[in-house]
């Protein structure tokens, strides 16, 4: 003084129903355990308080990594 968001890698929102690649499960298609299409699951946005009608977003402390 930077980060923390699905298994992974990472977006994201001047505060108003969370997204993408990738992997995963079905189905389909194929000579085929690849490749391709088509669905679908899968997240208390590290915790833990404040502000507000409303926090992943703004404050504040904690933890963890760098």
């Nucleotide at each position: 003084a930077c980060u923390a968001u699905a298994g992974c890698u990472c977006a994201g929102u001047u505060g108003g129903u969370a997204g993408a690649g990738u992997g995963c499960u079905a189905c389909c298609u194929u000579g085929g355990u690849a490749a391709g299409g088509u669905a679908g699951a899968g997240g208390u946005c590290a915790c833990g308080g404040g502000u507000u009608c409303a926090a992943u977003u703004c404050c504040c402390g904690u933890u963890a990594g760098u």
Transfer RNA from a mouse gut metagenome, 66 nucleotides, folded computationally. The RNAcentral record of the sequence draws on MGnify. Rfam family: tRNA. By type it is a transfer RNA. Model confidence (mean pLDDT): 81 of 100.